[in-house]
Context: one part of a larger RNA
RNA sequence: UGACGGGGACCCGCACAAGCGGUGGAGUAUGUGGCUUAAUUCGAUGCAACGCGAAGAACCUUACCUGGGGCUUGACAUGCAUCCCUAAACCGGUGAAAGCCGGGGAGCUCUUUGAGCAGUUUGCACAGGUGCUGCAUGGCUGUCGUCAGCUCGUGUCGUGAGAUGUUGGGUUAAGUCCCGCAACGAGCGCAACCCCUGUGUCCUGUUGCCAGCACGUAAUGGUGGGGACUCUGGACAGACUGCCGGUAUCAAACCGGAGGAAGGUGGGGACGACGUCAAGUCAGUAUGGCCCUUACGCCCAGGGCUGCACACGUACUACAAUGCCCAGCACAAUGUGAACCGAUACCGCAAGGUGGAGGCAAUCCUGAAAACUGGGCUCAGUUCGGAUUGUGGGCUGCAACUCGCCCACAUGAAGCCGGAAUCGCUAGUAAUGGCGUAUCAGCUACGACGCCGUGAAUACGUUCCCGGGUCUUGUACA
Numbered sequence: 001u002g003a004c005g006g007g008g009a010c011c012c013g014c015a016c017a018a019g020c021g022g023u024g025g026a027g028u029a030u031g032u033g034g035c036u037u038a039a040u041u042c043g044a045u046g047c048a049a050c051g052c053g054a055a056g057a058a059c060c061u062u063a064c065c066u067g068g069g070g071c072u073u074g075a076c077a078u079g080c081a082u083c084c085c086u087a088a089a090c091c092g093g094u095g096a097a098a099g100c101c102g103g104g105g106a107g108c109u110c111u112u113u114g115a116g117c118a119g120u121u122u123g124c125a126c127a128g129g130u131g132c133u134g135c136a137u138g139g140c141u142g143u144c145g146u147c148a149g150c151u152c153g154u155g156u157c158g159u160g161a162g163a164u165g166u167u168g169g170g171u172u173a174a175g176u177c178c179c180g181c182a183a184c185g186a187g188c189g190c191a192a193c194c195c196c197u198g199u200g201u202c203c204u205g206u207u208g209c210c211a212g213c214a215c216g217u218a219a220u221g222g223u224g225g226g227g228a229c230u231c232u233g234g235a236c237a238g239a240c241u242g243c244c245g246g247u248a249u250c251a252a253a254c255c256g257g258a259g260g261a262a263g264g265u266g267g268g269g270a271c272g273a274c275g276u277c278a279a280g281u282c283a284g285u286a287u288g289g290c291c292c293u294u295a296c297g298c299c300c301a302g303g304g305c306u307g308c309a310c311a312c313g314u315a316c317u318a319c320a321a322u323g324c325c326c327a328g329c330a331c332a333a334u335g336u337g338a339a340c341c342g343a344u345a346c347c348g349c350a351a352g353g354u355g356g357a358g359g360c361a362a363u364c365c366u367g368a369a370a371a372c373u374g375g376g377c378u379c380a381g382u383u384c385g386g387a388u389u390g391u392g393g394g395c396u397g398c399a400a401c402u403c404g405c406c407c408a409c410a411u412g413a414a415g416c417c418g419g420a421a422u423c424g425c426u427a428g429u430a431a432u433g434g435c436g437u438a439u440c441a442g443c444u445a446c447g448a449c450g451c452c453g454u455g456a457a458u459a460c461g462u463u464c465c466c467g468g469g470u471c472u473u474g475u476a477c478a
Stems, first nucleotide, its partner, number of pairs: 001478002003475003007472007015462002019425005026317008034308002042053002064303003068300004074126001078125004084119001090103005107117004128292002131290003137286001139281003142277001144275001149188006155164003168179003194269004199237005205231001209226002213224003240263001243257005319418001323377006337364001340359002345354003384415001389410007431454007
C1' cells in the first nucleotide's frame, strides 16, 4: 500500500421490511446430471452452466456409431510436369446409395507446323482435419456494475516503499457541486451531446383522414372535392432549479408553490472507467505449437443426437364459481408477404381442400383476445382438469417406423393451492389477455425477441440477511 475481520462510523441497492404474484407438491414441455448404449457428437458447471451455443436434429444439418459400402492430389485452392481430344448431357450393367465398369461424344482464341484457355489421365509440391492445447494467443463476450470510482503531470512531505491531491465540513443519483486545506492543474469514468416516447407550431397531403359543400348506396370516404382534424415524417420550440416563498455558512443545495403537456436526471434505450475472475469461447472466424496423411481427410446408406429406474433447473396447463361452457357483440399496435401473403364463394363437424380477386404493399392479406350483454352449470374429482391410449382423417416433404405437426370421435389419469426452502416486481410496473416476427419445406415454440389491451397493492423504516461504496481501526496474511 492492499486484502481480510462473526471491528467501528456513515451511505446506497426490490438487500431486508410492507405488499402482489409465483417456484418447491401434480401432469406435460424443455435443458442438465446420472444410468444405458455400437453411438446416445462437442462445449457451457455457484452467483455469472442448466428453454445456454441451437433464431427450428425425420434425410440434410451432423461434428457421433456401424467385423457398413466406397475414394486417395482428394468435396475445395494454387503451381509444375505429363497424357489425350477427350469433358458434360445421355444410355446400359452392378449397387442401398456413393462409387465402379462399359458405351457415347463438344469446344473457345490466335501469327491454324502449332501454341494458349477450358477439361481428362498420371505423377509431384500440397490440400484437408468440428483432432489437442482458451493455462501459448488475437478478437468477441460474461461478471463485479451504470457501482463511482481509477489515475497522471508539476510541486511539497518522507532515507524509502509511498503519501498528499482523492482526506475534512456540507450536498448529490454521481470524485455532482460548494466551502476549507501544501497543494495547483489534468485525463479515463459521471452528466450532457445520440435514438425512441410525452406537448405545441410550421411545412408536407397519398395509398392515410373527412369538419364543412355536393353526388350516390342495402351499406361503406364509395365518388367529386377539401387540408380543418387524426395521422404520416421533416424542421423548430419547450424544462434551465429559469420564477416566487422558506431553510441553509445565505455557498452548493434542499423543501414547498406558481405557471406548464411535462419539474427538478420527465419516462425508456444505446452507451460499461482502471481492473478482477489464468472466467467463457481453438466448435463462428483468425492464429502459434503439437498430432493424423490410402486417414484423426473425403463421399454415401442406415442408425444415433429423441434412449430411461432416477435427481435438479426453467417454463406451460391446472386444481375451478373473480370460474367453465354456449350464443351475441366492441375496441389495437408492432410487424411480415412473390418458389410469397392469399379475400368473396363452394366442399368438409374440423384440420383442411377447390379456386383465385387483390397485393412487390399507409392501398390487399388484416377478422385480436381478455372486456361487455344474455343464458346454462351450483361446489361435485364436477359441464373443473386435461395427461394417456384407441380408431379414423388432414398437411408438409423423395421419405413421418425409430422420430413431425394438426383435426374429429372415443378414453378420461394425476391434481382440491403444495414441507423445509426459495424467486420476481416500486407504475402504465406486477399480474393478466391476445397479436406479430426471426429461424423455417414442415415442425417438438409451452422457447426467444417485440407489440398493443385491461391494469393493481405496498414502502413505517434501515435493527437484522445479502451485495456494494467512503473513512477509520487491528493483523503473526500478500
Predicted 3D model of a 478-nucleotide part of an RNA (small-subunit ribosomal RNA, 3' major domain) from an uncultured prokaryote. Rfam family: Bacterial small subunit ribosomal RNA. Its Rfam clan is "SSU clan". Model confidence (mean pLDDT): 82 of 100. RNAcentral holds the full RNA, with entries from ENA.